The part of an RNA shown here (large-subunit ribosomal RNA, domain IV) has 358 nucleotides and comes from Phytoactinopolyspora halotolerans.
Context: one part of a larger RNA
RNA sequence: CCGUGGUUAAGGAACUCGGCAAAAUGCCCCCGUAACUUUGGGAGAAGGGGGGCCUGAUACGUGAACCACCUUGCGUGGGGAAGCGUUGAUGGCCGCAGAGACCAGGGGAGAGCGACUGUUUAUUAAAAACACAGGUCCGUGCGAAGAAGCAAUUCGAUGUAUACGGACUGACGCCUGCCCGGUGCUGGAACGUUAAGGGGACCGGUUAACCACUUUGUGUGGUGAAGCUGAGAACUUAAGCGCCAGUAAACGGCGGUGGUAACUAUAACCAUCCUAAGGUAGCGAAAUUCCUUGUCGGGUAAGUUCCGACCUGCACGAAUGGCGUAACGACUUUCCCACUGUCUCAACCACGGACUCG
Numbered sequence: 001c002c003g004u005g006g007u008u009a010a011g012g013a014a015c016u017c018g019g020c021a022a023a024a025u026g027c028c029c030c031c032g033u034a035a036c037u038u039u040g041g042g043a044g045a046a047g048g049g050g051g052g053c054c055u056g057a058u059a060c061g062u063g064a065a066c067c068a069c070c071u072u073g074c075g076u077g078g079g080g081a082a083g084c085g086u087u088g089a090u091g092g093c094c095g096c097a098g099a100g101a102c103c104a105g106g107g108g109a110g111a112g113c114g115a116c117u118g119u120u121u122a123u124u125a126a127a128a129a130c131a132c133a134g135g136u137c138c139g140u141g142c143g144a145a146g147a148a149g150c151a152a153u154u155c156g157a158u159g160u161a162u163a164c165g166g167a168c169u170g171a172c173g174c175c176u177g178c179c180c181g182g183u184g185c186u187g188g189a190a191c192g193u194u195a196a197g198g199g200g201a202c203c204g205g206u207u208a209a210c211c212a213c214u215u216u217g218u219g220u221g222g223u224g225a226a227g228c229u230g231a232g233a234a235c236u237u238a239a240g241c242g243c244c245a246g247u248a249a250a251c252g253g254c255g256g257u258g259g260u261a262a263c264u265a266u267a268a269c270c271a272u273c274c275u276a277a278g279g280u281a282g283c284g285a286a287a288u289u290c291c292u293u294g295u296c297g298g299g300u301a302a303g304u305u306c307c308g309a310c311c312u313g314c315a316c317g318a319a320u321g322g323c324g325u326a327a328c329g330a331c332u333u334u335c336c337c338a339c340u341g342u343c344u345c346a347a348c349c350a351c352g353g354a355c356u357c358g
Stems, first nucleotide, its partner, number of pairs: 001353008010344002014342001019339001027051005036041001038171001052093003059086004066078004070073001094098001106337007113329002118130002134169007146155003172324004177254003182251002184247005191242003197236002203230004209223005214217001255273005282316001283313001294310005
């Protein structure tokens, strides 16, 4: 000096990102327990008192004798001694200390998030993330949809729409507004468009043959049947797309400007532009607020955090759920009580190391 334990005057969180760590609480019995609440809880709420040993009052339980009755029985009803058990008043004894060691809840108040018990990153994250019961939508009529497999086949299911599969939300309470223009899905079939295929008009290549010329050579030029062959219009033709509807607990979206009231300010009101429609209820400087330590109030002597309001919501908002909510949480955050070497401010002790000497 380090590590692990122990003790500490006065103060008691002044430490620190933060009471991290430590201290304190701790068991049994009795008394007594608030807001709130889904009436179950909250609750061991909180807050108090007692606890060893000896004595053993009182009360209670059991309980022979004894008494009564008859249905004469291992009967019923009284009765209550001794003993045993429970209760433990009162008085006394000892110690610093009686749950004497070990073991063995700290508590309260406010807020956020998630209803809850559960699950998770084996080896830096346990959470507000996942799951969940409950809610809604979509698909599926059975050889079901869906899934595995090339297939046979299998699961679904030895199930049958109160079933099974998929998606979203996430107990409960109050609710869940407007928009179908875009994208998606569902339905429709008149018209337009549209593939291969069918169809072959028309055009071309080759050439028998014929005509003209000719250096007489499958020579040159022209016309050109049949066959073979190249290209191929009209017409015909499905789903799809266009088109027409529906659908948002489908993906998603939910405005701007100017003016106006008899102080001022503000604008119930008016005008105008754009849109598919212009954000309803509720909440709001919020796990969302940039400006921002917004402003006011509370708490502190002093508060960028916290709580309650305001609303100017940069950029909340209704199952990508909105707002509340008892209970629950090794969650996050603020305050208080208790408690303490966390600190003011450090000291000493024990043990084990480092280190020095041997």

Rfam family: Bacterial large subunit ribosomal RNA. Its family is annotated with ribosome and structural constituent of ribosome in the Gene Ontology. The coordinates come from a structure-prediction model, not an experiment, and the mean pLDDT is 88.